Context: one part of a larger RNA
RNA sequence: UUAUGUUGAAGGAACUCGGCAAAAUGACUCUGUAACUUCGGAAGAAAGAGUAACUUUAAAAAGUAAAUUUUUUAAAGUUGGCACAAAAUCGGGAACAGCGACUGUUUAUUAAAAACACAGGUCUCUGCUAAUUUGAAAAAAGAUGUAUUGAGACUGACGCCUGCCCAGUGCUGAAAGAUUAAAAUAAAAAGUAGUUUUGCUUUUUUAUUCAACUCCCAGUAAACGGCGGCUGUAACUCUGACGGUCCUAAGGUAGCGAAAUUCCUUGGCAUUUAAUUGGUGUCCUGCAUGAAUGGCGUAACGACUGUUCCACUGUCUCCAGCAUAAAUUCA
Repeated sequence: UUAUGUUGAAGGAACUCGGCAAAAUGACUCUGUAACUUCGGAAGAAAGAGUAACUUUAAAAAGUAAAUUUUUUAAAGUUGGCACAAAAUCGGGAACAGCGACUGUUUAUUAAAAACACAGGUCUCUGCUAAUUUGAAAAAAGAUGUAUUGAGACUGACGCCUGCCCAGUGCUGAAAGAUUAAAAUAAAAAGUAGUUUUGCUUUUUUAUUCAACUCCCAGUAAACGGCGGCUGUAACUCUGACGGUCCUAAGGUAGCGAAAUUCCUUGGCAUUUAAUUGGUGUCCUGCAUGAAUGGCGUAACGACUGUUCCACUGUCUCCAGCAUAAAUUCA
């Protein structure tokens, strides 16, 4: 000097990205316990008191023929110690907000989470030789199941809800119509056989018939997705309920909002601090919120994230002592 322990005056987070680490709390009995709530919880909430040994009394239980004895509990009294859960073991607590409902799962070896899953919700396909999937096929899974089935996709408890757009892309349906391949038929031309009617061959052209697709038409957004400008206007000013106009398939509804989303921005106001780019509440000027790509709330839960308070402390002011091991020196 380092590591691991241990102790520390006064202060007590002033340390630091951040109370990281450490300290503190801790058992049992009794008292007592808020907001909120899905009435189950929250809750060991919080906040307090007691705990040793001995004596006496009482009660209960066990055993005994009975006296009595043992154990436990309660009350009263006595004794000793600085300290009586005397060691070890053994919750720190409270408040606000975000996200995810929850228990669970995950990057074996830098990520445990707000990611995945989940119960619940919705849509689509599926009538059985089912759809879907594996396999050139045979066959098999689905399933020794049968639409309250099975498969695929999205969302993600619960509560209140889930607005407008089918123009584009996709999917579904479809009477008629348009377009269209090979092919078939027919006609014409050329060649050839034959006395003729006619037959055969080849090539080219034309016509007719004809499938799906595509076009056309319709439906469909808990399908992929999308959800506007300019301008005038109220008896101060400002604002604009109201009007005009252009464009569009339709112009963002309810909610929420400087947000895990806000560039300008450390937005304005309030609160928290002596002082706050932080936190919370509110406003709305939403660069670029918004409804199962779910919107907004929400008790309980979380080795999640942000902020505050109490307790506590060598985290710090500011370092010091002790123990052990190394380092160091000599052999």